[in-house]
Molecule: Bacterial small signal recognition particle RNA
Organism: Candidatus Omnitrophota bacterium
RNA sequence: GGUCGGGGCCUGCGCAAUGUCGGCUUGUGAACUAGGUCAGGCCCGAAAGGGAGCAGCCUUAAGCGAUGCCCGGCAUGUGCCGUGGGUUCCCGGCCUCU
Numbered sequence: 001g002g003u004c005g006g007g008g009c010c011u012g013c014g015c016a017a018u019g020u021c022g023g024c025u026u027g028u029g030a031a032c033u034a035g036g037u038c039a040g041g042c043c044c045g046a047a048a049g050g051g052a053g054c055a056g057c058c059u060u061a062a063g064c065g066a067u068g069c070c071c072g073g074c075a076u077g078u079g080c081c082g083u084g085g086g087u088u089c090c091c092g093g094c095c096u097c098u
Base pairs, nucleotide, nucleotide: 001095002094003093004092005091006090007089008087009086010085011084012083013082014081015079016078017076018075019074020073021072022071023070024068025066026065027064028063034059035058036057037056042051043050044049
């Protein structure tokens, strides 16, 4: 000096963790202007009956909460767990030159 291996440092990917968002589960939730059922009353009819339909009730949309063990997305001064790369650093082996 070359080369190989290991370590340190830097770094890519994967995974985990943390945070956050969405879905899922669940509660609540429509005065007007979601849907259903529509007491009373109103309208039509000679009557039978029919019609529209307020209140109430029910289901639910948007929204607002709760739950987390599940699924997915995003992020990072988290971890060194796996794998790869780089390096003017450190150690060792081999070869060559002086």